[in-house]
């Protein structure tokens, strides 16, 4: 060069066929509990879903292109 996957909160993942609210554990923030700390209970914030554009009444989920990590594979010499 060709082929395929991933990119969703501080990290690790979910998100079924496009349909009203993007969830969860983990970490943090307050409470409780304790002499205090973990630990446990409760409680609360945080991502407009890798950038743009596009399709569509409606897109994290469909097309386009850009970039990033990653697997796979190769032609002649």
């Nucleotide at each position: 060069g060709g082929g395929g996957g991933c990119u969703u909160a501080g990290c690790u993942u979910a998100g079924u066929u496009g349909g009203u609210u993007a969830a969860a554990g983990c970490a943090c923030g307050g409470u409780g509990c304790u002499c205090a700390u973990a630990a446990c209970a409760c409680u609360g914030g945080g991502a407009u879903c890798g950038g743009g554009g596009g399709u569509u009444c409606g897109a994290g989920u469909c097309c386009c292109u850009c970039a990033g990590c990653c697997c796979c594979u190769a032609c002649c010499a």
Annotation: Model confidence (mean pLDDT): 80 of 100. Transfer RNA from a Bdellovibrionales bacterium, 77 nucleotides, folded computationally. It matches the Rfam family "tRNA". About the family: Transfer RNA (tRNA) molecules are approximately 80 nucleotides in length. By type it is a transfer RNA. RNAcentral holds the sequence, with entries from ENA.